[in-house]
Context: one part of a larger RNA
Molecule: small-subunit ribosomal RNA, central domain
Organism: marine sediment metagenome
RNA sequence: CUGGGCGUAAAGCGCGCGUAGGCGGUUCGGUAAGUGGGAUGUGAAAGCCCCGGGCUUAACCUGGGAAUUGCAUUCCAAACUGCCGGACUAGAGUAUGGUAGAGGGAGGUAGAAUUUCCUGUGUAGCGGUGAAAUGCGUAGAUAUAGGAAGGAAUACCGGUGGCGAAGGCGGCCUCCUGGACCAAUACUGACGCUGAGGUGCGAAAGCGUGGGGAGCAAACAGGAUUAGAUACCCUGGUAGUCCACGCCGUAAACGAUGAGAACUAGCCGUUGGGGCCCUAGAGGCUUUAGUGGCGCAGCUAACGCGAUAAGUUCUCCGCCUGGGGAGUACGGCCGCAAGGCUAAAACUC
Numbered sequence: 001c002u003g004g005g006c007g008u009a010a011a012g013c014g015c016g017c018g019u020a021g022g023c024g025g026u027u028c029g030g031u032a033a034g035u036g037g038g039a040u041g042u043g044a045a046a047g048c049c050c051c052g053g054g055c056u057u058a059a060c061c062u063g064g065g066a067a068u069u070g071c072a073u074u075c076c077a078a079a080c081u082g083c084c085g086g087a088c089u090a091g092a093g094u095a096u097g098g099u100a101g102a103g104g105g106a107g108g109u110a111g112a113a114u115u116u117c118c119u120g121u122g123u124a125g126c127g128g129u130g131a132a133a134u135g136c137g138u139a140g141a142u143a144u145a146g147g148a149a150g151g152a153a154u155a156c157c158g159g160u161g162g163c164g165a166a167g168g169c170g171g172c173c174u175c176c177u178g179g180a181c182c183a184a185u186a187c188u189g190a191c192g193c194u195g196a197g198g199u200g201c202g203a204a205a206g207c208g209u210g211g212g213g214a215g216c217a218a219a220c221a222g223g224a225u226u227a228g229a230u231a232c233c234c235u236g237g238u239a240g241u242c243c244a245c246g247c248c249g250u251a252a253a254c255g256a257u258g259a260g261a262a263c264u265a266g267c268c269g270u271u272g273g274g275g276c277c278c279u280a281g282a283g284g285c286u287u288u289a290g291u292g293g294c295g296c297a298g299c300u301a302a303c304g305c306g307a308u309a310a311g312u313u314c315u316c317c318g319c320c321u322g323g324g325g326a327g328u329a330c331g332g333c334c335g336c337a338a339g340g341c342u343a344a345a346a347c348u349c
Base pairs, nucleotide, nucleotide: 004320005319006318007303008302012317014201015200016199017198021194022193023192025088026087027086028085029084030083031082033081034080035077036076037075038074039073040072041071042070049065050064051063052062053061054060091191092188093187094186095185096183097182098181099180103177104176105175106174107173108172109171110154115149116148117147118146119145120144121143125136126135162169163168206247207246208245209244210243211242215241216240220236221235222234223233258316259315260314261313262312263311266294267293268292269291270290271289272288273287274286275285276284277283278281298305299304322349323348324347331342332341333340334339
C1' cells in the first nucleotide's frame, strides 16, 4: 500500500458553526493538465524468459529475440475528470401569505402546599417504625381557626404529545428573539455536502465573589438494627440545591447507532399543515413534515434492524486492532483548585 470493521463483541468526537482539504447537478462550446493511442530517442553489458548453435551430455559458453511495465520529445483523439467561457433549474437559497410549539432571554404576576412567627379555641400527648428509641410537648405541643413572613417548585391539562443541534425546556401575562413546517407563485442560478485544525454551546456535581435560604439534604451528631453497621430505617442537620457574575468542560452527554444524498413491499396509531369528495360527520380519500407500533425483501453471530435501516449505493469526517498494566506515568497545553485534554512503556496472562 492492499484489506476488515465501529447498535450489544475493541471502535461514532456530547452537540453546533466553520477554515484548509476532499467530493460535487443538467447542457453547449473551447482547451488538452490528467487520460487513451502512434512515432522517435533513451532505458549499458551480463543475468532472468523464449528460439537456435558449440563442447559425447549437463553445468558452462555463444547468436538472435523478447522483456526492461520508465523517462524525454513529438503527433493524433476528446468520452470521462480538471481548467476557461456561455446557458439552465430538478440541489441550495431569497421574497410573499399562513400554522403549531415546555425553543431562547428579560420583566411582572397567581393559586395550592411545606416551614416559621403572632393571635384564638383546646388538653395530654405528638411524632416516628417491622417494632422502637433519639426528638417535640403542661414554659401548653400535635389538632383546629384567623393573620403575617419568606423561599422554592408549578398538581390537574399531560399524551411512545410538542420544541430544540445537543445539553435540555412545563402555572399565567408582557416585551425582545432563533428555528421549523405548509401552500402557491415569483426571483437568484450550483451559491452545495462534509469538515483535519479552530471556535462556540454544553446536565449534575464542584470552584470564586456577593446575595438568598422555605423544603430537601452529602458531611456530621444522635437513636435503632447487627456479631460488627463508619450503611440500609428513624430524629436532627451544614455545605449544596435558588439568584447575579465569572470559572470548570465532564456523563450510561444513549438510539450505547457521525453528517449529507439517492433508491427499495405493505398495515395500524399519533402531532402540525395543505388538497379533493360526499350521505356534511366524532366522515372518507389523498399529500407533506415529524413522532410511535408491526412487518416483506434484504441484512445480522444471534438478539434484532427493517423508508426515522443495522437494507442497496455514493461523498466526507471521527474511531478500532487481545486482556491487565491504564485512560495511568512522563512531557506539553488548559484550570484558582478539583481536575480535564493529549497519551505510552517495562512487566504479565